[in-house]
The RNA shown here (c-di-GMP-I-GGC riboswitch aptamer) has 90 nucleotides and comes from an Alphaproteobacteria bacterium. The organism belongs to Alphaproteobacteria, within Bacteria. Its mean pLDDT, the model's own confidence on a scale to 100, is 86.
RNA sequence: CUUCGAAACGGCAAACCGCUGGAGACGGCGGGACGCAAAGCCACCGGCCCUAAUUUUACAUUAAAUUUUAGGGCAGCGGAGCUACCGAAA
Numbered sequence: 001c002u003u004c005g006a007a008a009c010g011g012c013a014a015a016c017c018g019c020u021g022g023a024g025a026c027g028g029c030g031g032g033a034c035g036c037a038a039a040g041c042c043a044c045c046g047g048c049c050c051u052a053a054u055u056u057u058a059c060a061u062u063a064a065a066u067u068u069u070a071g072g073g074c075a076g077c078g079g080a081g082c083u084a085c086c087g088a089a090a
Stems, first nucleotide, its partner, number of pairs: 003090001004087002011036002016031006034076001040082002044079003047074007056065002
């Protein structure tokens, strides 16, 4: 140094609640801790979700499923990429 993950200093913060932004997915702040050794960054690949248009099925009203396109969201779904604290064993 790399792999790795004991200990410590510490760090982050799910659900839920309050306030707030958004049409929505969801975001921000505060409270709160289920968890996390990259739960730090990044939508490049896959995935999931939202919105609009669209194809088909069905219905023949609504609702639902489905195809494609466009725009968006999720980094605490997986992978790729970038960066980083500590240092026991191996």